[in-house]
RNA sequence: CUAGAUGGCUGUGUGACUGCCUUUUAAGGAGGAAAGUCCGGACUCAUCAGAGCACCAAAGCCGGAUAACUUCCGGCGGGGGUAACCCUAGGGAAAGUGCAACAGAAAAUAUACCGCCGGAAACGGUAAGGGUGAAAAGGUAAGGUAAGAGCUUACCACAUGCUUGGUAACAAGAAUGGUAUUGUAAACCCCUUUGGGAGCAAGUCCAAGAAACCUAGUCAUUUUGUGACAAACGUUGCUCUGCGUUUAGGUGUGGUAGGACGCUAGAGAUUGCUGGUAACAUCAAUCCAAGAUUAAUAGUCACAGCCUUGACUUUAUAAGGUACAGAAUCCGGCUUACAUGCCAUCUAGUUUG
RNA sequence: GGGCCUGUAGCUCAGUUGGUUAGAGCAGUACACUCAUAAUGUAUUGGUCCCAGGUUCGAGUCCUGGCGGGCCCACCA
Numbered sequence: 001c002u003a004g005a006u007g008g009c010u011g012u013g014u015g016a017c018u019g020c021c022u023u024u025u026a027a028g029g030a031g032g033a034a035a036g037u038c039c040g041g042a043c044u045c046a047u048c049a050g051a052g053c054a055c056c057a058a059a060g061c062c063g064g065a066u067a068a069c070u071u072c073c074g075g076c077g078g079g080g081g082u083a084a085c086c087c088u089a090g091g092g093a094a095a096g097u098g099c100a101a102c103a104g105a106a107a108a109u110a111u112a113c114c115g116c117c118g119g120a121a122a123c124g125g126u127a128a129g130g131g132u133g134a135a136a137a138g139g140u141a142a143g144g145u146a147a148g149a150g151c152u153u154a155c156c157a158c159a160u161g162c163u164u165g166g167u168a169a170c171a172a173g174a175a176u177g178g179u180a181u182u183g184u185a186a187a188c189c190c191c192u193u194u195g196g197g198a199g200c201a202a203g204u205c206c207a208a209g210a211a212a213c214c215u216a217g218u219c220a221u222u223u224u225g226u227g228a229c230a231a232a233c234g235u236u237g238c239u240c241u242g243c244g245u246u247u248a249g250g251u252g253u254g255g256u257a258g259g260a261c262g263c264u265a266g267a268g269a270u271u272g273c274u275g276g277u278a279a280c281a282u283c284a285a286u287c288c289a290a291g292a293u294u295a296a297u298a299g300u301c302a303c304a305g306c307c308u309u310g311a312c313u314u315u316a317u318a319a320g321g322u323a324c325a326g327a328a329u330c331c332g333g334c335u336u337a338c339a340u341g342c343c344a345u346c347u348a349g350u351u352u353g
Numbered sequence: 354g355g356g357c358c359u360g361u362a363g364c365u366c367a368g369u370u371g372g373u374u375a376g377a378g379c380a381g382u383a384c385a386c387u388c389a390u391a392a393u394g395u396a397u398u399g400g401u402c403c404c405a406g407g408u409u410c411g412a413g414u415c416c417u418g419g420c421g422g423g424c425c426c427a428c429c430a
Base pairs, nucleotide, nucleotide: 001349002348003347004346005345006344007343008342009341012304013303014302015301016300017299018298020029021028022027031324035335036334038333039332040331041330042329043199044198045197049241050240051239052238053237056195057194058193059192060191061075062074063073064072065071076090077088078087079086080085091190092189096188097187098184099183100182113130114129115126116125117124118123138156139155140154141153142152143151157179158177159176160175162173163172164171165170203261204260205259206258212251213250214249215248216247217229218228219227220226221225231246232245233244234243235242253430254429255428256427268287269286270285271284272283274281275280305322306321307320308319309318354426355425356424357423358422359421360420363379364378365377366376372410381397382396383395384394385393403419404418405417406416407415
C1' cells in the first nucleotide's frame, strides 16, 4: 500500500424570530434503535388454596453471571477459512412406532442382477469388482483361499472398561474386543429441568347519567329481614378436599366518551479503586429534571460542516441533498432498519530498509 | 398501547403423515360453430407457493427471523 477480520464511537453545529408541552417561573423537553411486540421480569387484579391424574408449552454439551431469561461471559466437541476469525436447535436412534419417493438385486429381520469360484448340469459357495442411489452393513496394506471374506495380522476408525489431567463437558495414554443393528427426533416419542391466567385500555377513587331482559330452592319465623339445610355458581384442563358468593351470574341492554391517581429516581448513569480471564460484583464520589392523552418536543431564516453533480483544474462559486425513524407504565435482552465520517486491535499478500 | 388471525395463478380456493411435473373453477388468448354476437366445445397462456436463512437426500408443507393484510378491546349501572 492492497485485501480482509473483530470491537467501538458519531447520529450535523451555532445564532435570531415565531410557536407547543410540563412545572417549583426558572428551567427542562425523543432514540440508538423510542420500532417489531420476539423473550424475560417489576407492578396490578381476581380467594394464583392443597393433593392426584392428564394435557400443553418451553429449555436441552460443560461451568459461571444475572432479579430473571430462548440473554450474556468463558470453555469443550463438530464444521468453514491460508490466517485473523466466523458458524453451531450440540440429550437419547441397542425403549418403542413411523418414514426413506425415483433408481437399484437389495433401503434395514440384509440380499445377489452382472461378475468370480466349484460343478457336465441342476445347483452350491462368495461379497473383493461393476452398476443404482443422498445413503449399500468399517477403511488401507499384506497374508490366506477354489474364489472370497475381520478369516488372520499391522495401522487407522469404532465400542468397552481402566489410568492420568481437568470443577465439568472433554482430552491424552496404554489395554481388551473382530466390528456388535444406516439416516431422520426443526416425525411421533423417551429422559431431565422449568412454567397458573390476564394485562396500565391492568387497576383505584370521584363526578355525570340512564335505568332494561334472562336465570336461580326448601323449611322455620307475623312481613321486610334473619337463621338452618340443600343446591347452584366460582376457584381459568379434570377429579377430590377446602374456601368464597347467593342479590349473584349472564346478555347484539342502558348511560358516559369527563377528571384525579397509577406516572416516572430506577435491579439508574458516569468515573475511580478492589476482586474476577470475562460476563459481572463490592465500595466511594459525582450526576440525574419529557410525562403528553388525539397526544407537545416544532417551523422559518442566516452562517458553518459533510456528500453528490456541473464548471474548473487555481482560488472563488452555483444547484441539489443531509439517513433510519419518532416516547405513551417502567426496566434487562434479542431481532430488524440506518446517510455520512472516524477510531482501536489483529491477519494475509506485496514493496522498501 | 395491548391481544390474536392470515398470506398458493388476475380473482375465489384445494394441496393428505415432506416425495418425482403444484392443481380446480371463473377470467384471458387462439380456433371451431354462427350472417354476426352470446352460449357451447377444443387447445393453450399464466406461479420467485409473501421474502430471507436453516433442518433434511429432498420443503408449498417443518423450524427461526422479517414484510404485508385483517380482526378485537374502555369505564359506570
This is a predicted complex of two RNAs, RNase P RNA and transfer RNA, with 430 nucleotides together. Its mean pLDDT, the model's own confidence on a scale to 100, is 76. It holds a member of the Rfam family "Bacterial RNase P class A". Rfam classes the family as a ribozyme. Gene Ontology terms of the family: dimeric ribonuclease P complex, tRNA processing and ribonuclease P activity. Rfam describes the family as follows. Ribonuclease P (RNase P) is a ubiquitous endoribonuclease, found in archaea, bacteria and eukarya as well as chloroplasts and mitochondria.